[in-house]
């Protein structure tokens, strides 16, 4: 330099054919126990790597960048 993949909640990851984002763990609260742990219920937490474009509408499609991983040279 070229090709491919990845970037979404504190962490690990889903997210279909474009219709305003979810799960598990972690955190917090409650229940329960004489108390602790395990367990049950609930709450909060993200505008999806950055910028631009298309569209009534973009995490999703297009373009340009950034970071990481793999391969080729």
């Nucleotide at each position: 330099g070229c090709u491919g993949g990845a970037g979404u909640a504190g962490c690990u990851c889903a997210g279909u054919c474009g219709g305003u984002a979810g799960a598990g763990c972690a955190a917090c609260g409650c229940c329960a126990u004489g108390g602790u742990a395990a367990g049950g219920c609930g709450u909060a937490g993200g505008u999806c790597c950055g910028g631009g474009g298309u569209u009534c509408g973009a995490a999703u499609c297009c373009c340009c960048g950034c970071u990481c991983c793999a391969g080729c040279u």
The prediction has a mean pLDDT of 80.
Transfer RNA from an Actinomycetota bacterium, 73 nucleotides, folded computationally.
The RNAcentral record of the sequence draws on ENA.
Lineage of the source: Bacteria > Bacillati > Actinomycetota.
Rfam family: tRNA. It is annotated as a transfer RNA.